[in-house]
Context: one part of a larger RNA
RNA sequence: UCACGGUUAAGGAACUAGGCAAAAUGGUCCUGUAACUUCGGGAUAAAGGACGCCGAUCGGAAGAUCGGCCGCAGAGAAUAGGCCCAGGCGACUGUUUAACAAAAACACAUGGCUGUGCGAAAUAGUUAACAUGAAGUAUACAGCCUGACACCUGCCCGGUGCUGGAAGGUUAAGAGGAGAGCUCAGCGCAAGCGAAGGCUUGAAUUGAAGCCCCAGUAAACGGCGGCCGUAACUAUAACGGUCCUAAGGUAGCGAAAUUCCUUGUCGGGUAAGUUCCGACCUGCACGAAUGGUGUAACGAUCUGGGCACUGUCUCAACCGUGAGCUCG
Repeated sequence: UCACGGUUAAGGAACUAGGCAAAAUGGUCCUGUAACUUCGGGAUAAAGGACGCCGAUCGGAAGAUCGGCCGCAGAGAAUAGGCCCAGGCGACUGUUUAACAAAAACACAUGGCUGUGCGAAAUAGUUAACAUGAAGUAUACAGCCUGACACCUGCCCGGUGCUGGAAGGUUAAGAGGAGAGCUCAGCGCAAGCGAAGGCUUGAAUUGAAGCCCCAGUAAACGGCGGCCGUAACUAUAACGGUCCUAAGGUAGCGAAAUUCCUUGUCGGGUAAGUUCCGACCUGCACGAAUGGUGUAACGAUCUGGGCACUGUCUCAACCGUGAGCUCG
């Protein structure tokens, strides 16, 4: 000096990113127990008291009551919850990155949409057989989203997708074969023309789904405006005008796990608060099953505050064990 363990005056979080670590709490019996609440909980809430030994009485005993005794200390050692207040997120118990992440992520019961009538859809397979689905049959199975519960879930079908429609347009192979080219009998003085046949090419016409088109559909993918003016102080604008759009964000919430400006402004808490809580709304850039807002209980979750407690600190000291170090 390091590691582990122990003790400490006065103070008691002043330490620190942060009470990290440590300390404190701890058992049994009795008393007592708030907000809130889904009436089950919350709850061991919180906050208090008792606890040894001897004798007597009662008792079957366990033990209770009374009287007495000892110590600094009686759950005499060890093992054995710290607690409270407020908020975010997720309802909950569960699951997860074996060996840097346990969470607000995943799952979940609930809700919804879509497909599927059985040789089901879906899945694997060589477009197969066979198999899973299922020895099931729409209260089933499959896919997707949401995520207990309470109150709710607004507007837009123009784009993309899906479903339905079939009048018209477009459209493949195939069918079709007008015409054209090569060839050569023949004709022609020559240039050239050129039947039948063969070979090559090939127009019109016909030709399905799809696409264009017409509807529906948002708990499908998604989207949900701008400018100007206006009230008898000022300010603001219930109101009016205008442009654009498929429609212009409803309820609720809001400087938020979302707010750039920003340490917004006001209030609370502190002597002092970029965090926290309550409001305001000017929402850069919340918003309704990519769910919105609440919510008791729950959480090795995250954030802020308090009580208790302490070597975390002011500020360090001492002791024990081991290592290091020095000497042999």